[in-house]
């Protein structure tokens, strides 16, 4: 320079193929009970521009295009 995989909540992942109710989980944070206190356990709650940017649609994390990052393959 070609081509393949990833990028979603602080971290580590699912959802994407085959568009459609609110974008979820698990540790982590915060606050309650609970304990003499911590921790464990319980219940609640906060916390996302879906890597950027265009595009198709009624509607897009998810279909396309470009573009940026990490790893891999080929040369």
């Nucleotide at each position: 320079g070609g081509g393949g995989u990833g990028g979603u909540a602080g971290u580590u992942c699912a959802g994407c193929c085959c568009g459609g109710u609110u974008a979820g989980a698990a540790c982590g944070c915060c606050g309650g009970c609970c304990u003499g206190u911590c921790a464990c356990g319980u219940c609640g709650g906060a916390g996302g521009u879906c890597g950027c940017g265009g595009g198709u649609u009624c509607a897009a994390u998810u279909c396309c295009c470009g573009u940026c990052c990490a790893c891999c393959c080929c040369g």
About this RNA:
A computed fold for a 75-nucleotide RNA from Acidobacteria bacterium RBG_16_68_9, annotated as transfer RNA. The prediction has a mean pLDDT of 82. Its Rfam family is "tRNA". Gene Ontology term of the family: triplet codon-amino acid adaptor activity. The RNAcentral record of the sequence draws on ENA.